[in-house]
RNA sequence: GGAGUAGAACAAAUGACCGCUGCCCUGCCUUUUUGGCAGGGGAGAGGAAAGUCCGGGCUCCGCAGGACAGGGUGCUGGGUAACGUCCAGUCCCGGUGACGGGAAGGAAAGUGCCACAGAAAGUAGACCGCCCUGUCGGAUAUGUAUAAUGUCCGGCAGGGUAAGGGUGAAAGGGCGAGGUAAGAGCUCACCAGUCUCGCCGGUGACGGCGGGAGCUAGGUAAACCCCACCCGGAGCAAGACCAAAUAGGGGAGCGUUUGAGGGCGGUCCGUCUGAGUUCCCGGGUAGGUCGCUUGAUCCCGCUGGUAACAGCGGGGCUAGAUGAAUGGUCAUUGUCCCGAAGGCGGGUGACUGCCUCGGGAAACAGAACCCGGCUUAAGGGCUGCUCCGACA
Numbered sequence: 001g002g003a004g005u006a007g008a009a010c011a012a013a014u015g016a017c018c019g020c021u022g023c024c025c026u027g028c029c030u031u032u033u034u035g036g037c038a039g040g041g042g043a044g045a046g047g048a049a050a051g052u053c054c055g056g057g058c059u060c061c062g063c064a065g066g067a068c069a070g071g072g073u074g075c076u077g078g079g080u081a082a083c084g085u086c087c088a089g090u091c092c093c094g095g096u097g098a099c100g101g102g103a104a105g106g107a108a109a110g111u112g113c114c115a116c117a118g119a120a121a122g123u124a125g126a127c128c129g130c131c132c133u134g135u136c137g138g139a140u141a142u143g144u145a146u147a148a149u150g151u152c153c154g155g156c157a158g159g160g161u162a163a164g165g166g167u168g169a170a171a172g173g174g175c176g177a178g179g180u181a182a183g184a185g186c187u188c189a190c191c192a193g194u195c196u197c198g199c200c201g202g203u204g205a206c207g208g209c210g211g212g213a214g215c216u217a218g219g220u221a222a223a224c225c226c227c228a229c230c231c232g233g234a235g236c237a238a239g240a241c242c243a244a245a246u247a248g249g250g251g252a253g254c255g256u257u258u259g260a261g262g263g264c265g266g267u268c269c270g271u272c273u274g275a276g277u278u279c280c281c282g283g284g285u286a287g288g289u290c291g292c293u294u295g296a297u298c299c300c301g302c303u304g305g306u307a308a309c310a311g312c313g314g315g316g317c318u319a320g321a322u323g324a325a326u327g328g329u330c331a332u333u334g335u336c337c338c339g340a341a342g343g344c345g346g347g348u349g350a351c352u353g354c355c356u357c358g359g360g361a362a363a364c365a366g367a368a369c370c371c372g373g374c375u376u377a378a379g380g381g382c383u384g385c386u387c388c389g390a391c392a
Base pairs, nucleotide, nucleotide: 001388002387003386004385005384006383007382010379012333013332014331015330016329017328018327020044021043023041024040025039026038027037028036029035046364050375051374053373054372055371056370057369058235059234060233061232070231071230072229073228074227075089076088077087078086090104091102092101093100094099105226106225110224111223112220113219114218127165128164129161130160131159132158133157134156135155136154137153138152139151140150141149142148173191174190176188177187178186192216194213195212196211197210198209199208200207201206239290240289241288242287249281250280251279252278253277254276261273262272263271264270297316298315299314300313301312302311303310304309335361336360337359338358339357341356342355343354344353345352346351
C1' cells in the first nucleotide's frame, strides 16, 4: 500500500431572520370557569422513529381443576419482566487467517419418500465383465480314421459371483493377505465407524485413555410422527369520564268545537288554521378531557461477574402532536474527500505528517401508549486484528 474481518461511536455547532406544535411568565379585553390578542422565555424525532416479525408492561374481557385439540421452542450453562433475543462455552461446517455460520433432541418406536440416470434406490440388485455345467459349431494335437479323447475360440441354455466396469447426490465400511471354479467380513491383521463397560477431566454439552461385542446399521423429521418444555383472547381505534343539535324512548303538565300551539301583527282585539305542545329524565352520536409519557428511564462512579447483567451511591428530566408540529434561507466555524496549487517537516526507503489556497460532500429516513430484541434501509470516517505485496 492492497484485500479482508470484528467493534465502538457520529449523523454537525453557533448566530440572525421568517414560520409550525406544546409548556411557563407578564399585560390588556371578556361576568366567571375559561377564551382571545400582544410581548417575552424555554423545549421540540431516530439509529433505525421503518417492517409490525417475536417477547413483555399496561387496559378490558374470559377463567375451579384436569385432559384433548392447536400453536411454538428444541446442544449445554448463564442472564432477563419475558423472549425464538443476549452472554459464555461444546460439537459440526466454511475460510490460508482474523473470523463467520448452524431449527444442533430422536432415523436400532413406527409409517412415508429418495427426481433424472441406472439392471437394481433398501428384507438390495446380475447390464457388461469373471467363473462353472450342459449342448451345438469351428480350429488344432494324439490317432489309420470323418471314431474317441484333450486344448482353444464362438453361439445358445441353466446357474454362481457384488472383486472390476458403467449409472447416480447416494450401490449395504477401507486396504492387504488367506481362501475360492470365480468371488465375497467367508476368515485374519491393521484402520474408520457404531454400541457397550471402566477410569480420568468438566456444573454441563462434551473431551481424553483403555477393554469388549457383533461385523456395519444409507439419507430425509423447516415429511407425518415420537419425546421434553412453554402458551387464555383482543388491543391505546385498549379503556375511563364529561357531554350538544336533530331524531327516537320514558314521565309529568296543559290541550283536542269549554281550541293548546302556529300564521298575519310592535301589542291587543280580530281573522285563518286545527292536534298537538311545554318541561324534566335517561341512553347513544358529534365534540372534548384523561389514558400520555417519571420510566424493567438516562448519564457518571464504585462493587460483583470472563461476559450478558445485577447491586449500591450521586446527578438529570430529554417531543407528546391527533388530517397530525419538529421546517426553510443566509453567515461563520467544524468534520471528511479531491487537487501533477504552494510552503514547512519526518523516514535509509516504500511512503507519509502539518499549514495555506482552490473545488466538493453530508446518505437512509419522520415519533403516534411504552419498553427489550430481530429484520430491513443507509453515509463517510475511526480503532483492534488477519492475509498478501512493496521497500529497507
Bacterial RNase P class A from a Deltaproteobacteria bacterium, 392 nucleotides, folded computationally. NCBI's taxonomy places the organism under Bacteria, Pseudomonadati, Myxococcota, Myxococcia. It is recorded under the gene name rnpB. It matches the Rfam family "Bacterial RNase P class A". From the family's description: Ribonuclease P (RNase P) is a ubiquitous endoribonuclease, found in archaea, bacteria and eukarya as well as chloroplasts and mitochondria. It is annotated as a ribozyme.